[in-house]
RNA sequence: AGAGUUUGACCUUGGCUCAGGAUGAACGUUAGCAGGAGGCUUAACACAUGCAAGUCGAACGAGAGAGUUUAAUCUUCGGAUUGAAUGAUCUAGUGGCAAACGGGUGAGUAACACGUGCUUGAUCUGCCCUAAGGUCUAGAAUAACUGGUGAAAGCCAGCUAAUUCUGGAUAGUCUCUUAAAGAAUAAAUACUUAAAGAGUAAAGGUAUAUCCGCCUUAGGAGGAGGGUGCGGGAUAACAGCUAGUUGGUAAGGUAAUGGCUUACCAAGGCUAUGACAUCUAGCCGGCCUGAGAGGGUGAUCGGCCACAACGGGACUGAGACACGGCCCGUACUCCUACGGGAGGCAGCAGUGAGGAAUCUUGGACAAUGGGGGAAACCCUGAUCCAGCCAUCCUGCGUGAAGGAUGAAGCCCUUUGGGGUGUAAACUUCUUUUCUGGGGGAAGACGAAUGACGGUACCUCAGGAAUAAGGAGCGGCUAACUACGUGCCAGCAGCCGCGGUAAUACGUAGGCUUCAAACGUUAUCCGGAGUUACUGGGCGUAAAGGGUCCGUAGCCGGUUAUAUAAGUCUAUCUUCAAAGACUGAAGCUUAACUUCAGGAAGGGGAUAGAUACUGUAUAACUAGAGAGAUUGAGAGGUUAGUGGAAUUCCCGGUGGAGCGGUGGAAUGCGUUGAUAUUGGGAAGAACGCCAAAAGUGAAGACAGCUAACUAUUGGUUAUCUGACGGUGAUGGACGAAAGCAUAGGUAGCAAACAGGAUUAGAUACCCUGGUAGUCUAUGCUGUAAACGAUGUGAGCUAGGUGUUGGUUGUAGAAUCAGUACUGAACCUAACGGGAUAAGCUCACCGCCUGGGGAGUAUAGCCGCAAGGCCGAAACUCAAAAGGAUAGGCGGGGGAACACACAAGCAGUGGAUUGUCUCGAUUAAUUGGAUAAUAAGCCAAGAAUCUUACCCGGGCUUGACAUCCUUGGAAGUUUUCCGAAAGGAGAAUGUGCCCAGCUUGCUGGGAGCCAAGUGACAGGUGCUGCACGGCCGUCGUCAGCUCGUGCCGCAAGGUGUUCGGUUAAUUCCGAUAACGAGCGCAACCCUUGCCCUUAGUUAGAGAUGUCUAAGGGGACUGCCGGGGUAACCCGGAGGAAGGAGAGGACGACGUCAAGUCAUCAUGGCCCUUAUGUCCGGGGCUUCAGAGGCGAUACAAUGGCGUGAAACAAACUGAAGCGAAGGUGUGAGCUGGAGCAAAUCGGAUAAAACACGUCUAAGUACGGAUUGUAGUCUGGAACCGACUACAUGAAGUUGGAAUUGCUAGUAAUGGUAGGUCAGAACACUACCGUGAAUAUGUCCCUGUUCCUUGCACUCACCGCCCGUCACACCAUGGGAGUUGGUUUUCUCUGAAGAUUCUGAAUAGGGAUCAAGGAGAAGGCUGACGACUGGGGUGAAGUCGUAACAAGGUAUCUCUACGAGAACGUGGAGAUG
Repeated sequence: AGAGUUUGACCUUGGCUCAGGAUGAACGUUAGCAGGAGGCUUAACACAUGCAAGUCGAACGAGAGAGUUUAAUCUUCGGAUUGAAUGAUCUAGUGGCAAACGGGUGAGUAACACGUGCUUGAUCUGCCCUAAGGUCUAGAAUAACUGGUGAAAGCCAGCUAAUUCUGGAUAGUCUCUUAAAGAAUAAAUACUUAAAGAGUAAAGGUAUAUCCGCCUUAGGAGGAGGGUGCGGGAUAACAGCUAGUUGGUAAGGUAAUGGCUUACCAAGGCUAUGACAUCUAGCCGGCCUGAGAGGGUGAUCGGCCACAACGGGACUGAGACACGGCCCGUACUCCUACGGGAGGCAGCAGUGAGGAAUCUUGGACAAUGGGGGAAACCCUGAUCCAGCCAUCCUGCGUGAAGGAUGAAGCCCUUUGGGGUGUAAACUUCUUUUCUGGGGGAAGACGAAUGACGGUACCUCAGGAAUAAGGAGCGGCUAACUACGUGCCAGCAGCCGCGGUAAUACGUAGGCUUCAAACGUUAUCCGGAGUUACUGGGCGUAAAGGGUCCGUAGCCGGUUAUAUAAGUCUAUCUUCAAAGACUGAAGCUUAACUUCAGGAAGGGGAUAGAUACUGUAUAACUAGAGAGAUUGAGAGGUUAGUGGAAUUCCCGGUGGAGCGGUGGAAUGCGUUGAUAUUGGGAAGAACGCCAAAAGUGAAGACAGCUAACUAUUGGUUAUCUGACGGUGAUGGACGAAAGCAUAGGUAGCAAACAGGAUUAGAUACCCUGGUAGUCUAUGCUGUAAACGAUGUGAGCUAGGUGUUGGUUGUAGAAUCAGUACUGAACCUAACGGGAUAAGCUCACCGCCUGGGGAGUAUAGCCGCAAGGCCGAAACUCAAAAGGAUAGGCGGGGGAACACACAAGCAGUGGAUUGUCUCGAUUAAUUGGAUAAUAAGCCAAGAAUCUUACCCGGGCUUGACAUCCUUGGAAGUUUUCCGAAAGGAGAAUGUGCCCAGCUUGCUGGGAGCCAAGUGACAGGUGCUGCACGGCCGUCGUCAGCUCGUGCCGCAAGGUGUUCGGUUAAUUCCGAUAACGAGCGCAACCCUUGCCCUUAGUUAGAGAUGUCUAAGGGGACUGCCGGGGUAACCCGGAGGAAGGAGAGGACGACGUCAAGUCAUCAUGGCCCUUAUGUCCGGGGCUUCAGAGGCGAUACAAUGGCGUGAAACAAACUGAAGCGAAGGUGUGAGCUGGAGCAAAUCGGAUAAAACACGUCUAAGUACGGAUUGUAGUCUGGAACCGACUACAUGAAGUUGGAAUUGCUAGUAAUGGUAGGUCAGAACACUACCGUGAAUAUGUCCCUGUUCCUUGCACUCACCGCCCGUCACACCAUGGGAGUUGGUUUUCUCUGAAGAUUCUGAAUAGGGAUCAAGGAGAAGGCUGACGACUGGGGUGAAGUCGUAACAAGGUAUCUCUACGAGAACGUGGAGAUG
């Protein structure tokens, strides 16, 4: 210090989230030690038990009393008992002091409660200190005790003492009364005091002292009370509050001022600088965070306040309205003999409850401090210590050194290895910690005294011994692999992971990080400049009030003087201590503690300075206003008046339609419309002029004339002299629609009616039509009320128009408006730019993520409609602005294509072939599915193929490599079986090498068989893991790069523009200059010519043949146009502007297709998903679709004839001639030919002649029957032949295909596949047209431009109702709590007062509480009901985004299932 997240990408705005620090914390996992701190944040809930405030016998009586002395009696002579005196010690009571401190808690309190400063001339003060003086005398009561009574608490009667209580005396510098005089103050006023008079004191004790007390007075210290300035919460959706209220007089009361209280008098007092009300809260020093300013907080420690079960009250006292006192009321708990009594842990421990959650019923008064006492001493849960808890901070340890090309295990792997890893083992060493033994403090003061504590610390011994985990590893954010899982289980702070190869889930290995801790949750600050004082914004992102006037407030021109309030400086004082900071010191260090020091800043006082601001005074004229003069205008109000047009009425002419639309219809018209013409009536609006024009504050304002009235510009040698700017609250004005009343109503026109359109049409279109539109008066108060730009002032280049003035002969200049362009500058960009959105100043308004929502509720306004003000719960991680590239448009422009048009022939109808879907099936294997699947994979399923089904078999396998054993291989053959296969029999012993016993052994290659395990095998899955190949856009002209330039950037430029081309082809222009992949060319075929060679053909020459190489065409030439590129025309030429055809397919798109050609990652099967065999199936058949064939006939069919005329291809397991034979398919035959030689092989249409004569035919040939031929192991499912049969069909609906020349159409021929099986496919030649020299209408492509809310890119996006589920919320008859106000009744203790001899009793007032009534505020529940939000695949439409198919939006009114429609006015977004 930043980062992630809106987008295809970019910049901005803007929210959400993260990294940091902190905590009185809690939870999860884990846990060795020590020091220092901290420990009920919740129920101010209830409390068992113990302790927390006593002490003094030197104040007093009384009692008990160890012991001592003595007398009497008894005696076992030791002693015992009784009485008297004395008596250490103890204590229930009286009395004194303390108990008001110390300790706890934070309920209440928004207040002089707290903090800070000033003040008390309005006050009090026990014990303590200093000083002065005094302490005489007389009396009285009452506890204890004794007796009685009661369950107890207690009560009654009778004695007695004092430092208890009371009378008298004395006393002053004390108090009171009078108060001359003095000094203080601005004053009111109050103070001091001479003198005189009046009044009030005391207590004794003992150990006999310089003792401890007691009384009066003065002073001090410390403490307390009161007053006051300033300061620190929320809500204005709390706007008015107040009767002791504000003041006065008098009295009372208090230590003291005071409405503190009472009586009387007056009517005041507070409030927008926030009264009153409601909610929340103890305040501060400080603590956390932050660079700071700030923000948050108020545990521990310290200061103050308040409280003590809840409420009230006083008593005692120096001090209380009293935590461990009293009285009363209330609630609760306990005891009881039922008559009455007792109690208060928010003291320390502890218990229950609540809660996520917070400790021991410990030790000691040794220290510090407190109370009492003369003291010894006693008391002290204050305090000092210990215990529990990783709650926090700090420190230490869990070992150290060596130790392998590196063990094992585990993990990964490309199987080679790599990682864990010097880590371990092992060797050597050390002992903080641990265990045991020994010693042992300081803390203690003049002496004694140590809970802590046998603690800290020191020392010896032992032994690596007792001691490591947590979280994370997709990005932010340091750290990656494997397996499992398969949108499941789960993760997640945000973005987001998971649908079979998950670095994101779970596990493991590894790694990262922190470490006795680590994570999570909660909360606060930070980051967040995201409330902006420091330090933000408002044209389009959220945000300028619709406009003006103006109150308070804020701000304010020039000069001078005075003052010194703000401001600045200095000095004094204060802001306790602790904390923070700096420097030291002490614990082994640190945390911690101690000591010393000081700044900044705040408050108060005094002195000084005077630039600026303020205030006062005097002056000025540049702001502002007034005067004079001269202009301008749709400025406003009222009255009058004018012509054109529409409609209506009356009359004339006229005679069938008019009107209306995309096209129609409703409507009007022979009762005479429309049209035309004459006359009349009424209402509303004002053509041309007219404009970027003018006026007005805005809304707004338009025929003409007049009256009244307001504004404004220029000029000026006049006047006033800062009179100004802005403007909360407030006031006035304020389009259209709407409301009320009274008029008016020609046209137009919500609603409504009808006609159309449509799937529907509550719309768009048409015909009608009412409110309304108009006038007057009143209300409403809103608009895209917009320049989406508040008002005022100053400053900062120009240029071009235009309106109104002034000056000027002119050029031109200047003032005030208005519009465009543009510099600096600004802006996220778009853009703005003297009319600022630039640079500054003053004041006001407004904004703080989207939705919920301008909604709900409350309040105010309105007749109503509604307006103003204006939330929350909940929900999302975005919403938004500008610009960029694309894509798209029922946007525009340009160009092109058999795209259309012009033509020809078809398809769609029939029959049939084939393919597909569907259905069926044991199986009908699988794939391909818009264009870009469907005579496609398949260039050919009877078996095989074959992947499918049924059945029979095999298991190292049908196939590959390696190993062992045996055998040559092979050939023939029997039985079983459907075959595969099984069980046998016979025969056969080869080739190469070595050894030698010379016919044997061993080895090897190949093959066969058996065995073993590694492995084979898979047309099993994934084409969405892939390679390769391929379809399509498209043979369309595009797609990019380097450098430069422009832009913050995405990007742009180049590639755009003007021409031209088939072409991003070329030329010209040009912030671009060049280049690449494409285009073209290079390649092949073909057309003309030449050269060469020639098997074959031919009798031959030879070449119109064959096959090799060349030539030829380049806009080269001429004319015209053009800057050029190029275009048009012409010549020559076989061919002319690419001559024709082919191969050739840029960057990319469709997760297009293919794991079943092949290859391949991963997954799956392994006596089967592998493999062999037989049979079956892929050929089924209601229906539907695609592509073909054949036809429907006369341009034809049939028959006959003339050897009419081709090209290309092919042939050895082949083509197969002649000849013979059969009606024919064919059979026979076997010449010739590895083919320019032989064969397939007769081309057919054409041509000529004949017949048929318009018919379901002499068209058409399906279907079926019979008989055959061929191939093959097999024909049930092949092809062909003959005879017979002779279906549909007479040119085909909507729709749709191909083709621009040797093309379409038509005719035949060949080939591949193949045993056989072509209507398909691929080639070949014959015959051989028509039309177009145009266009962008349909389909589509390219380029430019424009709009966009699309980017999965229009097959896009997206709105609302309805239905379902869930969530929060408003209304709601009411029900039930809390709190608060007023009134009425009742009313304890206590206080005051009256009566009374009285402290007895009684009465009155105030008074907590209780009961009732009426309200205010606020919460919970509530049948039903309203809208809202959320929810992968519901319904209805299609409102918006493109001209979104009726441009959209705003206000308003009416209407409608819904989005919405229509009217009026407005905006352009």
A computed fold for a 1469-nucleotide RNA from an uncultured Desulfurococcales archaeon, annotated as small-subunit ribosomal RNA.
The RNAcentral record of the sequence draws on SILVA.